[in-house]
RNA sequence: UUUGAGAGUUUGAUCCUAGCUCAGGAUGAACGCUGGCGGCGUGGAUAAGGCAUGCAAGUCGAACGGAUUACUUUUUAAACAAGAUGAGAUUACAUCAAGUUGAGUAAGAAAAGUAAUUAGUGGCAAACGAGUUAGUAAUACCUUGGUACUUACCCUUAAGUUAGGCAUAAUUCGCUGAAAGGCGAACUAAUACCUAAUAGUUCCCAGCACCUUCUUUGCGUUAUAAUAGUCUUUUGUAAUGCAAAGAAAGUGCUGGGUAAAGAAGCAAUUCGCUUAAGGAGAGGCCUAGGCCCGAUCAGCUAGUUGGUGAGGUAAUGGCUCACCAAGGCUAUGACCGGUAGGGGGGGUGAGAGCCUGUUCCCCAACGACGCAACUGAGACACGGUGCGUACACCUACGGGUGGCAGCAGUCGAGAAUAUUCCACAAUGGGCGAAAGCCUGAUGGAGCGACGCCGCGUGCAGGAAGAAGGUCUUCGGAUUGUAAACUGCUUUUCUAUGGGAAGAAGCCAGAUUAUUUUGGUUUGACGGUACCAUAGGAAUAAGGGGUUGCUAACUCUGUGCCAGCAGCAGCGGUAAUACAGAGACCCCGAGCGUUAUCCGGAUUUAUUGGGCGUAAAGCGCGAGUAGGCGGUCUGAUAAGUCUAAUGUUAAAUCCCAAAGCCUAACUUUGGGCUCGCAUUGGAUACUAUUAGUCUAGAGGACGCCAGAGGCAGAUGGAACAGCCGGUGUAGGGGUGAAAUCCGUUGAUAUCGGCUGGAACACCAAAGGCGAAGGCAUUCUGCUGGGACGUUCCUGACGUUGAAUCGCGAAAGCGUGGGUAGCAAAAAGGAUUAGAUACCCUUGUAGUCCACGCCCUAAACAAUGUCCACUAGCUGUGGGGAGUAUCGACCCUCUCCGUGGCGAAGCUAACGCGUUAAGUGGACCGCCUGGGAAGUACGGCCGCAAGGCUAAAACUCAAAGGAAUAGACGGGGACCCGCACAAGCGGUGGAGCAUGAGGUUUAAUUCGACGGUACGCGAGGAACCUUACCAGGGUUUGAAAUGUUAGCGAAAGCUGUCUGAAAGGAUGGCUGUCUCACAAGGACGCUAGCACAGGUGCUGCAUGGUUGUCGUCAGCUCGUGAUUUGAAUUGUUCCCUUAAGUGGGGUAACGAGCGCAACCCCUGUUUCGUGUUAUAUGUGUCACGAAAGACUGCCGAGCUAAUCUCGGAGGAAGGCGGGGAUGACGUCAAAUCCGCAUGGCCCUCUGAUACCCUGGGCUACACUCAUGCUACAAUGGCUGGUACAAAGGGUUGCCAAACCGCAAGGUGGAGCUAAUCCCAGAAAACCAGUCUCAGUUCGGAUUGAGGGCUGAAAUUCGUCCUCAUGAAGUUGGAAUCGCUAGUAAUCGCGCAUCAGCUAUGGCGCGGUGAAUACGUUCUCGGGUCCUGUACUCACCGCCCGUCACGCCAAGGGAGCCGGAAAAAGGUGAAGUUUCGCAUUAGCGGAAUCAGCCUUAGUUCGGUGACAUGGGCGAAGUCGUAACAAGGCACGCGUAGCGGAAGCUGUGCGUGGACCAA
Repeated sequence: UUUGAGAGUUUGAUCCUAGCUCAGGAUGAACGCUGGCGGCGUGGAUAAGGCAUGCAAGUCGAACGGAUUACUUUUUAAACAAGAUGAGAUUACAUCAAGUUGAGUAAGAAAAGUAAUUAGUGGCAAACGAGUUAGUAAUACCUUGGUACUUACCCUUAAGUUAGGCAUAAUUCGCUGAAAGGCGAACUAAUACCUAAUAGUUCCCAGCACCUUCUUUGCGUUAUAAUAGUCUUUUGUAAUGCAAAGAAAGUGCUGGGUAAAGAAGCAAUUCGCUUAAGGAGAGGCCUAGGCCCGAUCAGCUAGUUGGUGAGGUAAUGGCUCACCAAGGCUAUGACCGGUAGGGGGGGUGAGAGCCUGUUCCCCAACGACGCAACUGAGACACGGUGCGUACACCUACGGGUGGCAGCAGUCGAGAAUAUUCCACAAUGGGCGAAAGCCUGAUGGAGCGACGCCGCGUGCAGGAAGAAGGUCUUCGGAUUGUAAACUGCUUUUCUAUGGGAAGAAGCCAGAUUAUUUUGGUUUGACGGUACCAUAGGAAUAAGGGGUUGCUAACUCUGUGCCAGCAGCAGCGGUAAUACAGAGACCCCGAGCGUUAUCCGGAUUUAUUGGGCGUAAAGCGCGAGUAGGCGGUCUGAUAAGUCUAAUGUUAAAUCCCAAAGCCUAACUUUGGGCUCGCAUUGGAUACUAUUAGUCUAGAGGACGCCAGAGGCAGAUGGAACAGCCGGUGUAGGGGUGAAAUCCGUUGAUAUCGGCUGGAACACCAAAGGCGAAGGCAUUCUGCUGGGACGUUCCUGACGUUGAAUCGCGAAAGCGUGGGUAGCAAAAAGGAUUAGAUACCCUUGUAGUCCACGCCCUAAACAAUGUCCACUAGCUGUGGGGAGUAUCGACCCUCUCCGUGGCGAAGCUAACGCGUUAAGUGGACCGCCUGGGAAGUACGGCCGCAAGGCUAAAACUCAAAGGAAUAGACGGGGACCCGCACAAGCGGUGGAGCAUGAGGUUUAAUUCGACGGUACGCGAGGAACCUUACCAGGGUUUGAAAUGUUAGCGAAAGCUGUCUGAAAGGAUGGCUGUCUCACAAGGACGCUAGCACAGGUGCUGCAUGGUUGUCGUCAGCUCGUGAUUUGAAUUGUUCCCUUAAGUGGGGUAACGAGCGCAACCCCUGUUUCGUGUUAUAUGUGUCACGAAAGACUGCCGAGCUAAUCUCGGAGGAAGGCGGGGAUGACGUCAAAUCCGCAUGGCCCUCUGAUACCCUGGGCUACACUCAUGCUACAAUGGCUGGUACAAAGGGUUGCCAAACCGCAAGGUGGAGCUAAUCCCAGAAAACCAGUCUCAGUUCGGAUUGAGGGCUGAAAUUCGUCCUCAUGAAGUUGGAAUCGCUAGUAAUCGCGCAUCAGCUAUGGCGCGGUGAAUACGUUCUCGGGUCCUGUACUCACCGCCCGUCACGCCAAGGGAGCCGGAAAAAGGUGAAGUUUCGCAUUAGCGGAAUCAGCCUUAGUUCGGUGACAUGGGCGAAGUCGUAACAAGGCACGCGUAGCGGAAGCUGUGCGUGGACCAA
């Protein structure tokens, strides 16, 4: 100076750990939808796969001989030809004509010259430029140093450039071949080639001399140390002198050797050439450091490492060869395998880092693949050569040709990457003296939104807030100033006109050594950029998203379907999550998706993490390498610090400017470039070295404790067996049994003998040991430790990869031993089964000796060592002090072993001087769960197995600690008719009622453990009625509004048809307001809005209800504690029916519940009193008041409540009963009581409405609730008593009469303390029956009657007579009840025409028994505890088996690749040998390639068998979680369908109980 953001997801909730996912940036990208313009960039990442076609390296005639073209000159000249001449023809003129001559013209030829072109010779270039990244892990690259070297063209300097010669291409001729081409003969030139000369202080070779430096040796001198030793000697080190030898560089001298080319020009001169030296730039080689992954790659190497000599090279060197030696590399990772061009840089990041190497620049490597050399200054050569291989093409089949990883282009493969363009105008390169030529380098254009940047698609006004869309609570809201409309502008677009910069050079001259004057010409891009004018909003917007993370919400459709999804997740009828629409959000010519990288991720932690319980301390020690290391002093200066210098290419990056209108882009300057190297300085620390010390460590001495180890001996109890005695029928074992033992004498008991194993008490939170572990007693040998003294050594220490040793139990081998116990095995039980738990037996084993194995929950789940940081209290060992005769006690101290705790730490639990605190040193280990401590490989083991140790695939969690609940076949305390003690029932019978099931056209619907089933229903013949069949109606049976018509309204009553409803059609009465018209109310008809629904959803709801439960609980405010969920209060003690009360208390208070207040009842008093009472009192009724409060006494406990007993009292500790039901639970019940959201049915016909009939009453069967009974505590007959509470005018109905009765007639009384229903019954008093299917019981059935009602068949009730079933007290099981209760007896009421009422709700009469008690059953409450449960135990969850899918390992084999080895063969080339010496021929060595062989390694495929993962509601069991019903787990062994069981040792990560 710059600079750092998080979120979602495990849980009922919390904190932590930990993984997964997201938001950001980037790309040579691709894909989807969309697409106006411009600038600048960028574009074959895959097949270093194959390539048609064109072009990409030529140039120089001022090196050369030719050739060709044009022109000039000279010579020649075919041909033509003016003119002249002219035999001849002609009378003449004129003319013609063979021939001759011929100025002139002139094809052509020759020579010379000028200009131009160029096949060949020759020179230079072609080794640059351009492309690609296959190979390469180091012969590469980067950085830093070095030198045994080379260098064409260029620059500087010096000297030179003489004299000759042999050829050859071209060319011509001939031969040959399809072609490519080849062969022969003849001729010729040069800056081609050769010979000779000359040249040196400077080149090469050899020799000599001088000087400097260095090295070695010898002889001295001085200093110092050591040694012998004292006259002095020897040795080492340092400095220095002399001498000799050697080496290197330099200087000088002598001898020998080695060179050349010319061209242009009139000339001057210029350009060349040769030799030498220097420079610049370029290159070769060497050195150090840096440079990916794997150890499941640990040993590698014969030219290998070094030396001597030689060869080779421009040069060093095993670079090559011969000989000699046996070395060289490696845990600081050799060798091997995999991957990869390196750097400047790029992306990201706060940085440290991590990832990357496209375009541009530097370097390397490559040019179809492999090998090789030639030429050359430079190559082992992309557009050169030879050979081999593969591929492709041409062919006359004989033979040839080719290499786009140059620019375009094509095919192929691929998700995917452009034009067979223009120009050398500019920049640069090659050649040339130059003009110039060449240049797919380059400059440009084209294509692609591939990227970055810029611009635009208008701007302003505009509310009737238009229409349309969407939503709606129907009021409106929103789209939205948005549009329309008005005005303005013209970037862009179209048209027209103008129109660049990029240009410097070049030629000629002058001057000068870089300037100037004059002249003249050059633009691919491109008529492009840009400018001007005109026109007109005109030509220009999409993509993704809207549950949370994450900005943005509604409607409709769909209904765990279709689909979405980055993670969590959404969708099963009210989806902001799917699809569509509208609205909104984000970005915008783009927007999303996919892929990849960094970030977030402190999730590999250097910055910057951890390991008691989450993943993680080796089972323990000894100790090597390595790391780290006490005190003081000196030296050195490696680390360290500092200064300077050099380098760290440019571009990139940062800063400041500048140029394109701006930006991107470009340019300039500065910074940066962390490193490396060199030189100088500092010396605290580290290091090295030389010494010192004693505090660390060790030793010596004294003394002490101990289950420390090894060996030998020894003792008693118990047990088993054997012998003998006594003795008789059982013993043993279990929850209960049985197998088993026993009359051949067991068990029991006594005596004796034998045997093996283990050591009671002491014994302890105790002791010892490194850990595992160690216990009778004694002896021997032996290891370690504490304390005390302060004598010795003098840092000798600590940790510790590798390594070595020890290492419970089980197990293995060999040999013994074997009492008890006891895997396996056998039997008996248990059980649905029981391969278990229990029992009876029982073999390995357990024991000993020797040898293996090497693992444990080998645990304190806590590595070792050192230092520091409060204490209190036990216990083991040692010492000191005081004191004592001695001891004990007490105080202090060191070491060990425990408990509790300050600070601090911790996610919490907890740890806490024995740290999990604060620091230091070193080692080991961890990085989500599963797959898996498994596979493969390796090492070890006799085996069992151990150690080391992955991946594919799969999941979004797995996990730790703590919290609240729930649960426990966990505990404690307490309660309840919960059990127990009793009484009576149910379950058996018949019947009634309800339900299931079945049936039916329908048997309407709901309710289903408790908490459905005499429940809704407190009353289904019609109605009810919701169901079925049939008939009918459609604004509807009932409601509201409205339009039109008719009629006052309205009422009464016919006829036909029909089962009725309904339909059709009449009659009579009657006349509102109002003058009329018209209107209002009302009715009818038609229509429109609408009605209607017991249709669905109680899992959309309200209200109501059940249940836990009349149980004592459920909460809040403030405060406090905890990181937090939460806790405290509300826990604890006493007490209560009670969270009732009291005490204590980080709590203090409060609320809903409890209680009380309310009602009934029991006692008394007072008042009033009708219809009660003949009257009075009293009873009774009504109203009011009193009384009961632990108030009094005693006892107990007292801290206090409270409890127990007593008195008094009608009543005593809530007197009895009722009403009253906290927070909540069960998605409990009800949409069919009612209300209600949504859905559904209804304009031609209903799921609405009306009607008739039927059904809800069916009946093989099952269950629930009741009634009546089974009889003598009874039945029947007769007689005689005593209630309460209700009801009554559409009613209750008296007396009297009739009927056996039901009932009928009757009508008094009563709107009720008056009258009626209404006789209470059991009881009591008599009689009879006498134990039986009866004089019990009454079902069922027949007959006859009564009553209600339109109606009694389906389907009512009652009466009389007759009939007279089952049933003789009820299996397993189960229900109610604690006092006026149970039991028993009758009475009334509601509903209701009647009734199926034995039901429900009330009323009174008579009137018991029992409760020891809380072990058990059920339910509940409080507290503690465990938990893997939270849908909460009806929970969770394990393994086999069966089915489907997936990836992986094994696998008889089969196939392919790679690297190296051995052998064979072996082209071209190079080297070399021999023969020939023109050419050449032959051999050898080496070598690419090819073949063969045996293995190694990697991969593919593979019948088959294996384990694993995932999958829908499969099968078998129930192993784990609670004491999980046998506590669980670890190691090991055996066994078993499976989880698993059992043995043995160990752990607590076990509950409960006790101490």
This is a predicted structure of a 1555-nucleotide RNA (small-subunit ribosomal RNA) from Candidatus Wolfebacteria bacterium GW2011_GWC1_37_10. The coordinates come from a structure-prediction model, not an experiment, and the mean pLDDT is 81. RNAcentral holds the sequence, with entries from ENA and SILVA. Rfam family: Bacterial small subunit ribosomal RNA.